[in-house]
Context: one part of a larger RNA
RNA sequence: CCAUCACCUUCCAUCGGGGAGAGAAGACCCCGUGGAGUUUUACUGCAGCUUGUGCUUGCGGUAUAGUAGACAUUGCAUAGCGUAUCUGGUAGCCAUGCUUAACUUCCUCCGGGAGGUUAAGAAGCGCCGAUGUAACACCAGACUCUGUUUGCAGUAUCGCUUAUCAGGUGAAGACCUGAGACACGUGCAGGUGGGCAGUUCGGCUGGGGCGGCACCCCUUUGAAAAGAUAUCAAAGGGGCCCAAAGUUCAGCUCAAACGGGUCAGAAAUCCGUUGAAGAGGGCAAAGCCAAAAGCUGGAUUGACUGGAUCUCCAAACGCACGGGAUCCAGAGACGAAAGUCGGGCUUAGCGAUCCUUCGUGUGCCCACUAUUGGGGCCCGGAGGUGACAGAAAAAUUACCCCAGGGAUAACAGGCUCGUCGCGGGCGAGAGCUCCUAUCGACCCCGCGGUUUGGUACCUCGAUGUCGGCUUUUCCUAUCCUGGUCCUGCAGCAGGGGCCAAGGGUGAGGCUGCUCGCCUAUUAAAAGGGAACAUGAGCUGGGUUUAGACCGUCGUGAGACAGGUCGGUCUCUGCCUGAUGGAAG
Numbered sequence: 001c002c003a004u005c006a007c008c009u010u011c012c013a014u015c016g017g018g019g020a021g022a023g024a025a026g027a028c029c030c031c032g033u034g035g036a037g038u039u040u041u042a043c044u045g046c047a048g049c050u051u052g053u054g055c056u057u058g059c060g061g062u063a064u065a066g067u068a069g070a071c072a073u074u075g076c077a078u079a080g081c082g083u084a085u086c087u088g089g090u091a092g093c094c095a096u097g098c099u100u101a102a103c104u105u106c107c108u109c110c111g112g113g114a115g116g117u118u119a120a121g122a123a124g125c126g127c128c129g130a131u132g133u134a135a136c137a138c139c140a141g142a143c144u145c146u147g148u149u150u151g152c153a154g155u156a157u158c159g160c161u162u163a164u165c166a167g168g169u170g171a172a173g174a175c176c177u178g179a180g181a182c183a184c185g186u187g188c189a190g191g192u193g194g195g196c197a198g199u200u201c202g203g204c205u206g207g208g209g210c211g212g213c214a215c216c217c218c219u220u221u222g223a224a225a226a227g228a229u230a231u232c233a234a235a236g237g238g239g240c241c242c243a244a245a246g247u248u249c250a251g252c253u254c255a256a257a258c259g260g261g262u263c264a265g266a267a268a269u270c271c272g273u274u275g276a277a278g279a280g281g282g283c284a285a286a287g288c289c290a291a292a293a294g295c296u297g298g299a300u301u302g303a304c305u306g307g308a309u310c311u312c313c314a315a316a317c318g319c320a321c322g323g324g325a326u327c328c329a330g331a332g333a334c335g336a337a338a339g340u341c342g343g344g345c346u347u348a349g350c351g352a353u354c355c356u357u358c359g360u361g362u363g364c365c366c367a368c369u370a371u372u373g374g375g376g377c378c379c380g381g382a383g384g385u386g387a388c389a390g391a392a393a394a395a396u397u398a399c400c401c402c403a404g405g406g407a408u409a410a411c412a413g414g415c416u417c418g419u420c421g422c423g424g425g426c427g428a429g430a431g432c433u434c435c436u437a438u439c440g441a442c443c444c445c446g447c448g449g450u451u452u453g454g455u456a457c458c459u460c461g462a463u464g465u466c467g468g469c470u471u472u473u474c475c476u477a478u479c480c481u482g483g484u485c486c487u488g489c490a491g492c493a494g495g496g497g498c499c500a501a502g503g504g505u506g507a508g509g510c511u512g513c514u515c516g517c518c519u520a521u522u523a524a525a526a527g528g529g530a531a532c533a534u535g536a537g538c539u540g541g542g543u544u545u546a547g548a549c550c551g552u553c554g555u556g557a558g559a560c561a562g563g564u565c566g567g568u569c570u571c572u573g574c575c576u577g578a579u580g581g582a583a584g
Base pairs, nucleotide, nucleotide: 008584009583010582011581012580013579014578015577017576018575019574021571022570029405030404032402034401035400036397037396038395039394042199043198044197045196046195048192049191050190051189052188053187054186055185058160059159060158061157062156063155064154066152067151068150069149070148071147072146075143082136085142086141087140088139089138092125093124098121099120100119101118102117103116104115105114106113107112164179165178166177167176168175169174202215203213204212211232216238217237218236219235220234221233239388240282241344242343246300247299248298249297250296251295252294254278256274257273258272259271260270280289281288283349285347286346287345304330305329306328307327308326309325310324311323312322332341333340334339355383356382357381358380359379361378363377364376365375366374368373412459413457414455415454416453418452420448421447422446423445424444425443429439430438466541467539468538469537471533472530473529474528475527476526479504480503481502482499483498484497485496486495487494507519508518509517510516547565548564549563550562551560552559553558
C1' cells in the first nucleotide's frame, strides 16, 4: 500500500418490532335523585267525544205517578131495631129548618108570588132500657177508602208556529219550502279519553341485572372477660295477643321416678315416699323466678288524671318518634296492717308536617251580607306513610345524547389455583402364582401457569376483540429421527422408563371457526409460550351499531351467549430497532 472481517462517527434508502405510536375527554359497562325519543291497563292533566241538567225556549191537547190543601164520601165478626172507624166532652139536638096565624114591603095577567117581623104548634133523633169489649143525638179532634178540584215540581206522547236552523229566490227590506221548540250555541256536573302534554320510573349489592332484604325493631353467637363494633356472616324471631293472661290479697307446689290400688293395659283418676326445679311462666332466644314471677280462689279496674326529673334509642357534642325508671299532688282498688298498684317476669309488637275526623271546655281570637251559618287557637285521640326521620310515580331505547368513573364489568396483564394439565408417596386389587413387565382404587403430597373460575391491583382525556394468512424466536412434560435400561422382550413387531430440543412435524374435504370429524399419504403428521405472539403487516368470514325477516317472550315500545341476508378497517415514520448501501 492492497484485500477481507469487526468496530466508531455521519449520511441515504427500505421495513414497520417497540415508543402499552398518533387520531377522538370510550359509543361497551357502571354511575348522575343528568337529558331526550318511543310505548302503555305508570302518575297527573288537557283537547276531542258522550250523557244529564240550566239558559236560549213559545202555544195547545191527551195519558199518568207523586206531594200539599179544600170539599164530598167510605168504615158491616157475634149480639144488638141496625153497616158501632177511633178518642174526648155532654143531656139535649134538630130550631138560622117545617106548618099555621097576625102585621108589613115590593111585583102582578088580580088567580097569586117573593121578602121581613112577631106568636103558636107538631114530627124526627137522642138520653133511658136491651145487647155488646165498646152506645149511638149534637160538638171537637184524628185515622182510613174513594171521587172532584186547586197549587207545586214532574214524566211520556201528540199537534202547532212565532224563537232558532237548513235549502232556494232577491240589490235589499224580505219572501217561499222544509225541520222545529228538537237541534245549534252556551254555563255546570259525570263518564270516556297516549289523540296531546308535563313528569317519574327507590336503595343496598364482591360490576350491573335476575334473586334476596342483610332497608324499622328483638334474642344468641361472631365480639377478642368494661362499653362500642362490620360483611348478601351463623342460628332464629316481631309488625301481635289477653277484660284477664291486668291489680291486690290469701292459699298451694311443679316435672319425673318408685311402692300400693276395681274395671285400667307402658300410659287415665286415687294414696304414700323421694323430689332446688330436671316443670311452668301466651310467643323467638337469653337472663330470671319456689310460702314465687308458676298453679288456684276472693274482691276489683292503677290498662288512673295533672306535673317534674333521669335514662335507652344515640360509647365526644347534638339528635325526633318511640320505650323505660324514679318522685310529687289528686281521686281510687286490694289488704287487719306494713304496703302494693301509672298494665302484662324482663328484653320486640311501631310512625312527622299538611289534611280529614272525634272528644273536652258557659275557654280564647277573627270576619261578617238578611237567614241558615263560617274560619282559627289552646288540650287529648284516631285515619299512614313497612323504602319504617315519612315524594303522589311504569316500561323501553341497537336511533340515542351529555357529565364522569379504571371508585365498577367485558379483552389483555398481575395475584390465586378450586377446576385444568403433569408428577410423586402408600399399595387394596387386577395381572394363573406374584403389588410395582403392565394397570393401579381409597387416602396423602407437590409442580406448571396453555383451560375454566375467583379477585378488582394497572389501564374507560381508548393498551383495537375471534379465526385465517404472513414471519420469527423460545420451552420440553419427545410425535419422528439418535443413544440406552426393563419387559409377562425367542425373532419381527410391541409396551414402559432414562438422556437428548440438532433437524423435521406435511396435504386435502366440512365449518367463520379455534377445536373436532373424515380422506389418502408419511419417519412422524408432538404439545405449548411469546398482550389466547403478530390489524401504523393483510383479511374481515364470525362477534358487536344503524336496515330487514323468522321463531319465542312482551298489551306495547321493544327484547333474545336464538337463527338469517346486508353492512366505510385511517395514518406523508419523529426517536429507537431491523435490513441493504455510502463516506470518513
Large-subunit ribosomal RNA, domain V from Candidatus Nitrosotenuis sp., 584 nucleotides, folded computationally. NCBI's taxonomy places the organism under Archaea, Thermoproteati, Nitrososphaerota, Candidatus Nitrosotenuis. The RNAcentral record of the full RNA draws on ENA. Its mean pLDDT, the model's own confidence on a scale to 100, is 81.